This is a predicted structure of a 1405-nucleotide RNA (small-subunit ribosomal RNA) from an uncultured bacterium. The sequence is in RNAcentral, with records from Greengenes.
[in-house]
RNA sequence: AGAGGUUGAUCCUGGCUCAGGAUGAACGCUAGCGACAGGCUUAACACAUGCAAGUCGAGGGGCAGCGGGGCGCUGAGGCAACUCAGCGCCGCCGGCGACCGGCGCACGGGUGAGUAACACGUAUGCAACCUGCCCCCGGCAGGGGGAUAACCCGGAGAAAUCCGGCCUAAUAUCCCAUGACGCGCCCAGAGGACAUCCUCCGGGCGCCAAAGGAGGCGACUCCGGCCGGGGCUGGGCAUGCGGCGCAUUAGCCAGUUGGCGGGGCAACGGCCCACCAAGGCGACGAUGCGUAGGGGUUCUGAGAGGAAGGUCCCCCACAUUGGAACUGAGACACGGUCCAAACUCCUACGGGAGGCAGCAGUGAGGAAUAUUGGUCAAUGGCCGCAAGGCUGAACCAGCCAAGUCGCGUGAAGGACGAAGGCCCUACGGGUCGUAAACUUCUUUUGCCGGGGAGCAAGCCCCACCACGCGUGGAGGGGCCGAGAGUACCCGGAGAAAAAGCAUCGGCUAACUCCGUGCCAGCAGCCGCGGUAAUACGGAGGAUGCAAGCGUUAUCCGGAUUUAUUGGGUUUAAAGGGAGCGCAGGCGGGAGAGAAAGCCAGCCGUCAAAUGUGCCAGCUCAACUGGCGCUCGCGGUUGGAACUGUUCUUCUUGGGUGCACAAGAGGGAGGCGGAAUUCGUGGUGUAGCGGUGAAAUGCAUAGAUAUCACGAAGAACUCCGAUUGCGAAGGCAGCCUCCUGGGGUGUUACCGACGCUCAUGCUCGAAGGCGCGGGUAUCAAACAGGAUUAGAUACCCUGGUAGUCCGCGCAGUAAACGAUGAGUGCUCGCGGUGCGUCCCUUGUGGAUACACCGCCAAGCGAAAGCGUUAAGCACUCCACCUGGGGAGUACGCCGGCAACGGUGAAACUCAAAGGAAUUGACGGGGGCCCGCACAAGCGGAGGAACAUGUGGUUUAAUUCGAUGAUACGCGAGGAACCUUACCCGGGCUUGAAAUGUGACAGACGGCAGGCAGAGACGCCUGCUUCCUUCAGGCUGUCAUGUAGGUGCUGCAUGGUUGUCGUCAGCUCGUGCCGUGAGGUGUUGGCUUAAGUGCCAUAACGAGCGCAACCCUUUCCGCCGGUUACCAUCAGGUUAUGCUGGGGACUCCGGCGGCACUGCCGCCGCAAGGCGUGAGGAAGGUGGGGAUGACGUCAAAUCAGCACGGCCCUUACGUCCGGGGCCACACACGUGUUACAAUGGGGGGCACAGCGAGUUGGCGGCCGGUGACGGCCGUCGGAUCAACAAAUCCCCUCCCAGUUCGGAUCGGAGCCUGCAACCCGGCUCCGUGAAGCUGGAUUCGCUAGUAAUCGCGCAUCAGCCAUGGCGCGGUGAAUACGUUCCCGGGCCUUGCACUCACCGCCCGUCA
Repeated sequence: AGAGGUUGAUCCUGGCUCAGGAUGAACGCUAGCGACAGGCUUAACACAUGCAAGUCGAGGGGCAGCGGGGCGCUGAGGCAACUCAGCGCCGCCGGCGACCGGCGCACGGGUGAGUAACACGUAUGCAACCUGCCCCCGGCAGGGGGAUAACCCGGAGAAAUCCGGCCUAAUAUCCCAUGACGCGCCCAGAGGACAUCCUCCGGGCGCCAAAGGAGGCGACUCCGGCCGGGGCUGGGCAUGCGGCGCAUUAGCCAGUUGGCGGGGCAACGGCCCACCAAGGCGACGAUGCGUAGGGGUUCUGAGAGGAAGGUCCCCCACAUUGGAACUGAGACACGGUCCAAACUCCUACGGGAGGCAGCAGUGAGGAAUAUUGGUCAAUGGCCGCAAGGCUGAACCAGCCAAGUCGCGUGAAGGACGAAGGCCCUACGGGUCGUAAACUUCUUUUGCCGGGGAGCAAGCCCCACCACGCGUGGAGGGGCCGAGAGUACCCGGAGAAAAAGCAUCGGCUAACUCCGUGCCAGCAGCCGCGGUAAUACGGAGGAUGCAAGCGUUAUCCGGAUUUAUUGGGUUUAAAGGGAGCGCAGGCGGGAGAGAAAGCCAGCCGUCAAAUGUGCCAGCUCAACUGGCGCUCGCGGUUGGAACUGUUCUUCUUGGGUGCACAAGAGGGAGGCGGAAUUCGUGGUGUAGCGGUGAAAUGCAUAGAUAUCACGAAGAACUCCGAUUGCGAAGGCAGCCUCCUGGGGUGUUACCGACGCUCAUGCUCGAAGGCGCGGGUAUCAAACAGGAUUAGAUACCCUGGUAGUCCGCGCAGUAAACGAUGAGUGCUCGCGGUGCGUCCCUUGUGGAUACACCGCCAAGCGAAAGCGUUAAGCACUCCACCUGGGGAGUACGCCGGCAACGGUGAAACUCAAAGGAAUUGACGGGGGCCCGCACAAGCGGAGGAACAUGUGGUUUAAUUCGAUGAUACGCGAGGAACCUUACCCGGGCUUGAAAUGUGACAGACGGCAGGCAGAGACGCCUGCUUCCUUCAGGCUGUCAUGUAGGUGCUGCAUGGUUGUCGUCAGCUCGUGCCGUGAGGUGUUGGCUUAAGUGCCAUAACGAGCGCAACCCUUUCCGCCGGUUACCAUCAGGUUAUGCUGGGGACUCCGGCGGCACUGCCGCCGCAAGGCGUGAGGAAGGUGGGGAUGACGUCAAAUCAGCACGGCCCUUACGUCCGGGGCCACACACGUGUUACAAUGGGGGGCACAGCGAGUUGGCGGCCGGUGACGGCCGUCGGAUCAACAAAUCCCCUCCCAGUUCGGAUCGGAGCCUGCAACCCGGCUCCGUGAAGCUGGAUUCGCUAGUAAUCGCGCAUCAGCCAUGGCGCGGUGAAUACGUUCCCGGGCCUUGCACUCACCGCCCGUCA
């Protein structure tokens, strides 16, 4: 000192939360010792029991009990003296229960209920007071009297207790005397004071005292008594100032406020009373209500402040509750009295007793707080001459981690870095960890043994000194310690007896594994957990603190988040709607006075403790002690700058006069035209009106339209503006009257007269309300018509309040500049309105006011503001303090009402917000693309069939793909195999791979046989090893392993689809911005293109585009066989068939060509345009390959690979059979058709790609044919193939047909171990649906669509109508970019950012 958390990210505002400290604490886990402090915060609830206030016999009468003594009697021992015991008597002595009397009991101790008060704190005053004991001074004590308690007698009562009678004492009590320097009154004098008065002195009158006791032979001494004065101490009273919440408590008060006189009191006083007056308090908060003992201090905080008031000290109040007095120096009295009340107890029912908020203790309450302990040794208190007694005050001990401080649980060495745990990339490594073991050493504390304090000063006795003669001091002797055999010291044994708690996602220090699977749970905030959780639970490890550690509660801090120090109010919460203005606050220049505020010195006080600096004592520390310091308040002396105050003065603030100009400023009255509607009349005829389109409505009873005349009410076109005026609301035709304000000029007058303004008063749009009027238009409500799923709306037709006027009420608004008023200061530029001045003359200059726009500085979170501040300052007012609840409820005030003003809380959330940024989005805008639409051609959707999918079915119909981007997709070949699925039968180191150990030997090959569905098992025969002798190889057994198309594509790699061949996506440096980010990449032109050019705080660069690559089209060169054949020759029925040729075609290798290069026009350029030239090809010539940053948690764990999880005589593996081919249905993709541009028959042409030896094909023969047999050819430019549509001829004649071919029957061919489920093909026969296809929808822009055939891969065969290629024939159309879909760039809005398939509101469940 800060941090977390609103967002995709950012800055800000703002609340929430955390880290710190503290506690009379409690709870959880744990616990070795000591010292010092602390311990009912709740029920001021109720209390059993014991103790907590007595003492004096030196005041007194006495003698119940105790001790002593005396006397008498009796008994025992004894001769007796005497001793012992019992009984009785004697107060004689020590003493003493009860009693009279004195002092104390008003202290000490407890508690915090009450109290908002002179209760407390502080500072003063009392000339208005008291004070026992104590100290000092002066004086005095003479005489006398009458009682009473105890005791005794009697009585009442259960008891408590009481009554009657008799006797008696005193330091009890009364009377008389003496008595003043005392008190009261009167007279005279002096002094003091603000004062009703006070003090002193003199004189007169009156009034009031007393007690004795002890010791001594005595002298006398000691303790007391009374009066008066002084002191000390303690108290009483009064006053200033200070310390609380609510104004949703605003008025309160009758002894109330004061006076006069009295009463009362220690004393003043309405304290009380009689009379008189009518006052007193209050927004500077009275009164009421709520809460509360106050202070020293304590906690926190840098401080200012905030919170608290337990222990200790001071004060107050209280003592079961309420009231009252008595006694006394002192009480209205905790352990006194009386009365009342509640409660408890006793009772003989008549009546009594009691008060723990004293110390212990009990119950209760509560989360929670201790022993029915010891001692008066010390300190202190009461009594006493003293000894001494009493003392739950106090000092000690006990219990409790309940706090602070201190100590310990060992120290050094010790690596095989042991074992074991945990983790990992796991032959190995890391970590616990020098930790342990082990060696050496130490011994605090605890334990055992021994010694052993200080705290003790005094008191008594003896005797001494001093003086003020009963005090102080010195000496000797005697006595006294609860704590405690404690502290402390010495010795002994022995590492021996002693560590936990919380946390480890971020904040916040500390990480891995396993388990769990939005479950269980965690959590202070944010948030974790849905199968790899550092956040749950456990473990290992780590971190923090440590005899404690965490949790909870509370306070302060952080929070400058109530802001005095030290905040804000345009948009985040916040400027009152506006003005006037009382109180209040603040206030111009100069001089003088005084000194209230202010400053300084000194004095008093600020108790002690606490705090703090220094020092000191307990071994240290905590703790304790000594010395010093401290706000404030009061007094006094001085100062005079500032503020206030008094006086004098000034003119610049302000006001006044005079002159001038402007204005929709306000009020009243009058006047005007246009429009609208209505009325009357005319003309006129079928519609009008209204809308997106309509309908309701109006109209043949004559509307709308049009003309004339008339009526009414309301509003004022143009001018008119970014204008003007006003405090705001607001103000607009013209004229008149009344009236407010501002401006300019002048410097004539006044002389600070000013600014602001709570409460108050006034004004205050629209709508609303009351009464009266008016009503043309418009128009809530209402009605109808439409729209719609509905439409209590938007649109239409009507229409009443109202809109207008007068009077009154209301009092709100996005009453906004979301910006209170006033004053001063701080660069500029431009425009407008209205003045004045200057050289008057120009589009001029200067100056004042007002309005508007842009900017420097500055300010601001930014947007922005910026002389009209949101800048720099001052003054005053108003307002804010997280969101919701809520401007709600209650209360009060106002209002006729509607409603307005004031204005909460419970509860709930971790945000709610402001500004700006990047994207995405918009039924926002601009620009531009694409078979996107449009224009065309052909299809799909209807039929049958093929194929894929959904669904259903099934033992199984294996799995995956699912909008575009799944569905003739993975499949480029499912009868077995494939195959992953199902049923059944087998195997278990396994079908295949590999390490180790043991054993065995070959293993294997060929042929045959048996059982079986086969896998497999069994049998027979033949054949058969290498070797460097270590072994290789094989089999069997065992073991480590294997194996899995089991799961997770949301753990992954790789690959792929799509946006999209769209033109985009980024970086470095610089610059701008607090920042996210921007700029660059925007703009203008251009392009297929972020293609290029120009501009430019940017300059460059990268991935994309393009180009480079392949192919096709043209040309050249080179080479030429299996290709070719022009020329020459040979030959054939015919053919490059042969010799030959290297021309051509072609093959295939290398080059060339195309670049807007040329011309013209347009353009700055880039580039565009052209029937242009040239050229085979022209503006990227056509096609392909090539796919930026990224998006869809897109697809694939079943192609492969791979993390994790799962199975292991099975989820592995082998085999037979079945299934993947099912079939009421639905969809996608196709094939064939519905026919005449056609079908059938016949005839005749022209390709290219490509494949071929378990193969392709030809010829001949057989078969109607599929095909078969024989011969031949080709591992290929060599062999082989009818291309088809087309063209020609014939036929069919619009028909379910000579269209169409499904389906079915029969007969065959081929492949294959095998065509039943489930193949293809051929022939004969059968001959279904279908006559061009609803909504809707697909492809294609040229060698394209359409149409025709051919080839290839896979493959034994094939369900291929699929896929991939090849060539043949060969079109139509594009005006154009409004619209649909997709996309690119710029811009705008936004409450979206898993981003419009978003967000979000209401209702219901």